[in-house]
Molecule: small-subunit ribosomal RNA
Organism: uncultured Rhodospirillales bacterium
RNA sequence: ACGCUGGCGGCAGGCUUAACACAUGCAAGUCGCGGGAGAAGGUUCCUUCGGGAACUGGGCACCGGCGCACGGGUGAGUAACGCGUGGGAACGUACCCUUCGGCGGGGGACAACAGUUGGAAACGACUGCUAAUACCGCAUACGUCCGAGAGGAGAAAGGCUUCGGCCACCGAGGGAUCGGCCCGCGUUGGAUUAGCUAGUUGGUGAGGUAAAGGCUCACCAAGGCUGCGAUCCACAGCUGGUCUGAGAGGAUGAUCAGCCACACUGGAACUGAGACACGGUCCAGACUCCUACGGGAGGCAGCAGUGGGGAAUAUUGCGCAAUGGAGGAAACUCUGACGCAGCCAUGCCGCGUGUGUGAAGAAGGCCUUCGGGUUGUAAAGCACUUUCGACGGGGAAGAUGAUGACGGUACCCGUAGAAGAAGCUCCGGCUAACUUCGUGCCAGCAGCCGCGGUAAUACGAAGGGAGCAAGCGUUGUUCGGAAUUACUGGGCGUAAAGGGCGUGUAGGCGGACCGAUCAGUCAGGGGUGAAAGCCAUGGGCUCAACCUGUGAACUGCCUUUGAUACUGUCGGUCUAGAGUCCGUGAGAGGAUGGCGGAAUACCCAGUGUAGAGGUGAAAUUCGUAGAUAUUGGGUAGAACACCAGUGGCGAAGGCGGCCAUCUGGCACGGAACUGACGCUGAGGCGCGAAAGCGUGGGGAGCAAACAGGAUUAGAUACCCUGGUAGUCCACGCCGUAAACGAUGUCUGCUAGCCGUCGGGUGUUUGGCACUCGGUGGCGUUAAGCUAACGCCUUAAGCAGACCGCCUGGGGAGUACGGUCGCAAGAUUAAAACUCAAAGGAAUUGACGGGGGCCCGCACAAGCGGUGGAGCAUGUGGUUUAAUUCGAAGCAACGCGCAGAACCUUACCAACCCUUGACAUGGAAAGUAUGGUUAGUGGAGACACUUUCCUUCAGUUCGGCUGGCUUUCACACAGGUGCUGCAUGGCUGUCGUCAGCUCGUGUCGUGAGAUGUUGGGUUAAGUCCCGCAACGAGCGCAACCCCUGCCCUUAGUUGCCAACAGGUUUGGCUGGGAACUCUAAGGGAACUGCCGGUGACAAGCCGGAGGAAGGCGGGGAUGACGUCAAGUCCUCAUGGCCCUUACGGGUUGGGCUACACACGUGCUACAAUGGCGGUGACAGAGGGCAGCGAGGUCGUGAGGCCGAGCGAAUCUCCAAAAGCCGUCUCAGUUCGGAUUGCACUCUGCAACUCGGGUGCAUGAAGUCGGAAUCGCUAGUAAUCGCGGAUCAGCAUGCCGCGGUGAAUACGUUCCCGGGCCUUGUACACACCGCCCGUCACACCAUGGGAGUUGGUUUUACCCGAAGACGGUGCGCUAACCGCAAGGAGGCAGCCGGCCACGGUAAGGUCAGCG
Repeated sequence: ACGCUGGCGGCAGGCUUAACACAUGCAAGUCGCGGGAGAAGGUUCCUUCGGGAACUGGGCACCGGCGCACGGGUGAGUAACGCGUGGGAACGUACCCUUCGGCGGGGGACAACAGUUGGAAACGACUGCUAAUACCGCAUACGUCCGAGAGGAGAAAGGCUUCGGCCACCGAGGGAUCGGCCCGCGUUGGAUUAGCUAGUUGGUGAGGUAAAGGCUCACCAAGGCUGCGAUCCACAGCUGGUCUGAGAGGAUGAUCAGCCACACUGGAACUGAGACACGGUCCAGACUCCUACGGGAGGCAGCAGUGGGGAAUAUUGCGCAAUGGAGGAAACUCUGACGCAGCCAUGCCGCGUGUGUGAAGAAGGCCUUCGGGUUGUAAAGCACUUUCGACGGGGAAGAUGAUGACGGUACCCGUAGAAGAAGCUCCGGCUAACUUCGUGCCAGCAGCCGCGGUAAUACGAAGGGAGCAAGCGUUGUUCGGAAUUACUGGGCGUAAAGGGCGUGUAGGCGGACCGAUCAGUCAGGGGUGAAAGCCAUGGGCUCAACCUGUGAACUGCCUUUGAUACUGUCGGUCUAGAGUCCGUGAGAGGAUGGCGGAAUACCCAGUGUAGAGGUGAAAUUCGUAGAUAUUGGGUAGAACACCAGUGGCGAAGGCGGCCAUCUGGCACGGAACUGACGCUGAGGCGCGAAAGCGUGGGGAGCAAACAGGAUUAGAUACCCUGGUAGUCCACGCCGUAAACGAUGUCUGCUAGCCGUCGGGUGUUUGGCACUCGGUGGCGUUAAGCUAACGCCUUAAGCAGACCGCCUGGGGAGUACGGUCGCAAGAUUAAAACUCAAAGGAAUUGACGGGGGCCCGCACAAGCGGUGGAGCAUGUGGUUUAAUUCGAAGCAACGCGCAGAACCUUACCAACCCUUGACAUGGAAAGUAUGGUUAGUGGAGACACUUUCCUUCAGUUCGGCUGGCUUUCACACAGGUGCUGCAUGGCUGUCGUCAGCUCGUGUCGUGAGAUGUUGGGUUAAGUCCCGCAACGAGCGCAACCCCUGCCCUUAGUUGCCAACAGGUUUGGCUGGGAACUCUAAGGGAACUGCCGGUGACAAGCCGGAGGAAGGCGGGGAUGACGUCAAGUCCUCAUGGCCCUUACGGGUUGGGCUACACACGUGCUACAAUGGCGGUGACAGAGGGCAGCGAGGUCGUGAGGCCGAGCGAAUCUCCAAAAGCCGUCUCAGUUCGGAUUGCACUCUGCAACUCGGGUGCAUGAAGUCGGAAUCGCUAGUAAUCGCGGAUCAGCAUGCCGCGGUGAAUACGUUCCCGGGCCUUGUACACACCGCCCGUCACACCAUGGGAGUUGGUUUUACCCGAAGACGGUGCGCUAACCGCAAGGAGGCAGCCGGCCACGGUAAGGUCAGCG
């Protein structure tokens, strides 16, 4: 300031913007005791009653005096002696105080006024009169001024009077006050402003001023300022103070007080004690106004007020009563200074809006799990009080004698009555305060993080709550928090940050001893540090705010006295720092010249023949014109194998064959010399890899660019063949690098151990010890540091000195400007805009076409399939009135569905019902009720008749109770409607993979780690060993079931060895309990035994025995978790939705559609087969609305009769592959789709839409592309059998047994998984993250041909007013002079100075483009 709200009082404050423009009124006058004049009025007198005279007289101007330079306003300008503080000398000062002296005598004018006159006005012009405290001489001069002196110069005014005096006046001295001037120190930012200066710096002389001074002028000299920041640019009044802060600081300069500056803009002087003057003058300019067009007037940044600007700031008020000011002798006058009032919640302070009681915890509201909770003692009710306000009455102080604007105010008393007086913000975290509804990434919120996509404590509303309160929020600004500019008090290995390296200037810092000095430093005294404010302590308003007394403080500056350790300065001395000298030594240190061999290429010649070369593989390329290869000879340029080494040297860049010359540095030993000569180092100077540039050489190899060949989707790349600059030399530029140890230089101090290079000493001669200098590794072991990683005598430890550098990311090391460069570019170095991060180190995961180890029908080795055909079935799609819904990679698709003709059924069409098909509760009526026959209408639901049978339970015998039916009304029922991303439960999947965790301890600042890692081993985190870990849990394994061997018990419906009977030859019968079997219980297997291996372990390998051997086979069993996996249509359930319908019923239809695509299957394509014949051997199940023997009929499906059996008894039940014969390779005696006819079964009903049978028909298909699936043994393959569902309907599903293989070298590869490790910029975790171009729109910035404006500089032109100088022939009262005239003055004119203006050329900033 804005939004919402607003009861009272006190004290304060109130244009921060346009120094923009101003209407109107007021803000500075006063003195009649200076003067003239003298109106109205008054008094007196006169009167011709018209009036006149005198005196008086607070009007109006005029002359004159004092004031107007104060008070009041504003902050434009100013970076300055402007301000602050402390000093200084060469000055002025009206009024005031004090002291000394004086005030004599003259003169001439001019206003007013009168007359004339110009002009619209403003304002004049001319003539004439006049006074003074106005003006001018003369006299006098204690002191004063000038002068070396002699000497000279210069004053005055009176008025009033009660006659006492009072007030003025003049010349001087002093004081006080106020002012002018000078100096030290302090006083914003920018170097992308580095040089500035000509009156400039100084001197001499003069002028000028109140006064010092280049203040001004003449001459002379050439100085002056500047890296301790001159000059320039930008911004800005300064201070006491104010806000903030623990302080140091930071920000600020409203009110109040001190100083300065300004007064429409610029310039100038006049008057005056004082001004270069806010309400004065002159000039110029802009603007406004008046005008008769000729000319004039004006300046609110005084108080009010107006317009404008703005988010925004008040009354055209009252009074001089008080305080103060001007004038006056005074009375007094003036005073928008001031004192008050008005307006504004603008701030600070105080008060109130009631107090007590009051539970049925009222009503209402809100929430609710419907029980209740909360609002809430809150309200009501009852009992009180009356502050503030209202009304009535009284009524101050402020005033020393009078005078009160404020004001009938403050204050006091009384009266009535809880009466007139509460809002605002917030409630996700930070941050005190939570629920419901609405909304559905919409609307909106938001200071930061962030909320909102249907269950929002974050949006909006409500209820409730929290906070503050006549205010509450928001916005803006400042300080704090921020140690986030670090003086107090930070940093630079990797987070931003060490200059690429040296040398050295200024500067900063500096060894030991003695003496001096006292600048710094320390102590005491003095002056100052205005008042107010702050602080302490008193006092006054009822308190407080506020006001006030006193004290302290004001951390500063000046001055003085003293101290002398330290620092400084001066003088003297020393040798430990530094340097010189002598001796010795190592070295790719640098420069120049020369020499050498190997290799490469080329050239010549010889031998020799078809290839060579190159690559992952090739090709381009070379070669029959003789290559490659090989031998000999020659030429050229560049680089120096081995030695060679965390070896050496150098400041860094860097330096490598050998020799010579020149040359720099270093180390060690000696201790002769110098005597602090040192360290660092802003600028400066030098050096400085590679590439690049210029000129001239050189050019073997290599090789940017370029060309070709390959690779590839492409390949402007990687690979290959060529190849030019360049690489090399000389000279000159460039000046940068991950110029890195990402670690500036120097000095001192702080454990060690092990190497290595150079020197020295000792020595027991060695693989020795000590020592100095370099270069490496390890290292917390007692240290220390670090965010961690890590560093650790070569520090990143502990300290000192100096330099450089950093301050969120991007923009950007970019733009502009400057400097350098031939250029490339380098260096110095921003801002707008934008983001809520960017970054470091470490942790856990996940991931990697990273690594290691290991598993799995994962691959490989095999067997059989799928993908091609026909059909079945599911899905997509399409279609449809409907084709109900769900499932979607693995882990949807013969899945939910263990069985859609009706039903199911959820879908569609049509027709019906509305308390409903179903549950609970109320009332009324009925009596039960249930089944059944027939009929009518209708598609049926339904409706109406009708036949027959039956007549619930209890009972107090009462329709009394329960029950049932019907009717009525309402609560409600009902929903396979939505949300599986609101949920429970259940399930899938990784995965039967070996993992997932915890407690305590230990380590780490922490996240976390350890344990669980390591060495072995296992199917296994299985076990063993080791280990700062020790234990434990969920998983693994085992315990459970089936199966494989044996034993015991039991013996019917099962069994039949021995005994007997019978003949029906069948365990049929007696009987038996041996066997099989059945089903209960036991045993058995544990690496237990032996050998080998391993570490004496765990274990592994082999063997024995055994029915079975190292988990014997199979099943059940699924850790922490993942997939917002699946399911609201099994069930349950929150929320939402429907309620004569999205509920309920019925009939019919649909889920069975069909161009097509996919999945899963069946049957095949045939001879390991088809067909015919033959009639051998299972297991496991099922059965009363059932299984059905057997008989009989039918070609058959099946029909009829029907024993037995609720089943170890009867039955389904026939097992099939097998075996024998035949067919002989063909679309067939394969294959059976499709279709026709005729039947049969189930069922209310087989049309849409079932199964089966017979006859006929006889499609595709001859083994299946890319691709893909299953399986490791009683497995695959193949063969049949049973069951669930079910009236009927499997090629599907769940089970059962029969026959019964092949292969596994192995773990490189594909897929999935486990453990360890590594990298990471990923964490929604690689299906991640992320980069650049292009297209379009918008934002900010740079450049841009230019263009517009501001500001400033230089040169020149012009030159108002004005002062100064000159002139002054025009004019002229005082003085001189008898006069003429003179002195003096004025106008005018001239001159230089100068504001505005103009011309030209630059600098700089901004706008537009």